[in-house]
RNA sequence: GACAACCCGUUGGGAGAAUCCAGUCGUGAACGCGACUGGUGCCGAAGGAGCAACCGCCCCGGAAACUCUCAGGCCAAAGGACCAACGGAUCGGA
Numbered sequence: 001g002a003c004a005a006c007c008c009g010u011u012g013g014g015a016g017a018a019u020c021c022a023g024u025c026g027u028g029a030a031c032g033c034g035a036c037u038g039g040u041g042c043c044g045a046a047g048g049a050g051c052a053a054c055c056g057c058c059c060c061g062g063a064a065a066c067u068c069u070c071a072g073g074c075c076a077a078a079g080g081a082c083c084a085a086c087g088g089a090u091c092g093g094a
Stems, first nucleotide, its partner, number of pairs: 003092001005090001007088007018040001020039008041074003047070001048068003054062003
C1' cells in the first nucleotide's frame, strides 16, 4: 500500500397478495374511520424450517432467489431479501 473478500453503518432503489365478510367497542346525526375478536381467501423477499444441485478440512459439515408458510404480510405508512455508492473495522495483498 492499489485491489479483493467478510462484517457494521449511512444514503438511494426495492416485488407480491382481500382498504374481504361478520360481530363488539370508540367517534359520530348519518355515511365513514379506527381498535379488538372470529372466519375464509391470498402472498413470499424480515426471520424460521425442509429437500437438494453443488462445495469442503469429506467422521461430518456448509448450502438457494427452490419448497413449506410456523412467524410475518395483503390501501397508505412501517418493514423488506437483494443491488449500488460512500464510510469504518478485520484479514490477505500487486
Annotation: A computed fold for a 94-nucleotide RNA from Rhizobium sp. C1, annotated as Glycine riboswitch aptamer. Taxonomically the source falls in Rhizobium (Bacteria, Pseudomonadati, Pseudomonadota, Hyphomicrobiales).